[in-house]
This is a predicted structure of a 263-nucleotide RNA (Bacterial large signal recognition particle RNA) from a marine sediment metagenome.
The prediction has a mean pLDDT of 79.

């Protein structure tokens, strides 16, 4: 070299499940047969997927070691951020109050600030006066008969002279009606520039004495307190990034090793 066999090999990793290996499924990576089981799982036992078949086949292939490094995954009291919660010490900010301050404005020698005293305002009593109501008094009406007065006519007694009761009408009157300016009376009242005494005395008027230059009122600004707020800063939590450190780790480059027959 050729032929035939064998071992291999026909992907590989990560997290998760698992006692523990694997796989189905999810993520990286890259392209590397096929059929059946399989996440409330499916199958095994440190020789670790089972079960069947099919290709290549000591090979630019397989194993190892280096040496790169996608990628996950863990851990960080480190940076940087965004969400969120939490108290109310800090910073700030704020409403009310006091305190100081007073430009600018008013008021002041026709007298401010204090100080002292008098008086109204208020309250209780009295009184005087209006206002209303009521009653009286006055004025007018007003009794067929059970008011007065005076009785025509008419009746009654008596012999007579006279004498009695008495209706209408006229006066006048109770009782009641209507009016009514003043006067009187009693009784009320959110009545009064009203008068006396007592009483009170805060706030407000207003007088006089002492006194002899300030006195005020809101904003500015200043501090002080009580409360409010929770923006900042403090804490606790989570989320993503960076960055550290660990851990597994695919492809790829290097190297080294690589079986039997036979002809």
């Nucleotide at each position: 070299c050729g032929u035939g066999c064998u071992a291999g090999a026909u992907g590989g990793g990560g997290a998760g499940c698992u006692a523990g290996c694997g796989g189905u499924g999810c993520c990286c990576u890259g392209u590397a047969c096929c059929c059946g089981c399989a996440a409330u799982c499916c199958g095994c036992u440190a020789u670790a997927g089972c079960g069947g078949g099919a290709u290549c086949g000591a090979a630019u292939g397989c194993c190892c070691c280096u040496u790169u490094g996608a990628g996950g995954g863990c851990u960080g009291a480190c940076c940087c951020g965004g969400c969120c919660c939490g108290g109310g010490u800090c910073u700030g900010c704020u409403u009310u109050g006091g305190c100081c301050g007073g430009a600018c404005g008013g008021c002041g020698u026709u007298g401010a600030a204090a100080a002292u005293u008098g008086g109204g305002u208020c309250c209780u009593g009295c009184g005087c006066g209006g206002c209303g109501a009521a009653g009286g008094c006055c004025u007018u009406c007003g009794a067929a008969c059970c008011c007065c007065g005076c009785c025509a006519g008419a009746u009654c007694c008596g012999a007579g002279a006279g004498g009695a009761a008495g209706c209408a009408a006229c006066g006048g009157u109770a009782a009641g009606g209507a009016g009514u300016u003043a006067c009187c009376u009693u009784c009320g009242g959110g009545u009064g520039c009203c008068g006396c005494a007592g009483g009170g005395g805060u706030g407000c008027c207003u007088g006089a004495u002492u006194g002899g230059a300030g006195c005020u009122a809101g904003a500015a600004g200043g501090u002080c307190a009580c409360g409010g707020c929770a923006a900042g800063a403090c804490g606790a939590g989570u989320c993503a990034g960076g960055c550290a450190g660990u851990u597994c780790g695919a492809c790829a480059a290097g190297g080294g090793g690589u079986g039997c027959a036979c002809g």